Predicted 3D model of a 74-nucleotide RNA (transfer RNA) from a Candidatus Limnocylindrales bacterium. Rfam family: tRNA. About the family: Transfer RNA (tRNA) molecules are approximately 80 nucleotides in length. The coordinates come from a structure-prediction model, not an experiment, and the mean pLDDT is 80. Lineage of the source: Bacteria > Bacillati > Chloroflexota > Candidatus Limnocylindria > Candidatus Limnocylindrales. RNAcentral holds the sequence, with entries from ENA and MGnify. The same sequence occurs in records of 2 taxa.
């Protein structure tokens, strides 16, 4: 260099034919239980979806460029 996959909350992660309000684990906060901690239940909290730009009534989900990461070709 040229291919091909990926990038969504602190951390994994689900969205595969574009359609309201971005699931779900973790962890983190509170209440409850406990003499206290731990567990367990209940409540919350955190993401304008890697940046910029398009197409559309509408994009996280399509195109364009870039940047990052992995793997492959020579």
């Nucleotide at each position: 260099a040229c291919c091909c996959g990926c990038g969504u909350a602190g951390c994994c992660a689900a969205g595969c034919u574009g359609g309201u309000g971005a699931a779900g684990g973790c962890a983190c906060u509170g209440u409850u239980c406990u003499u206290a901690u731990a567990a367990a239940a209940c409540a919350g909290c955190u993401a304008u979806c890697g940046c910029g730009g398009g197409u559309u009534c509408a994009a996280g989900u399509c195109c364009c460029g870039c940047c990052g990461c992995g793997g492959g070709u020579a």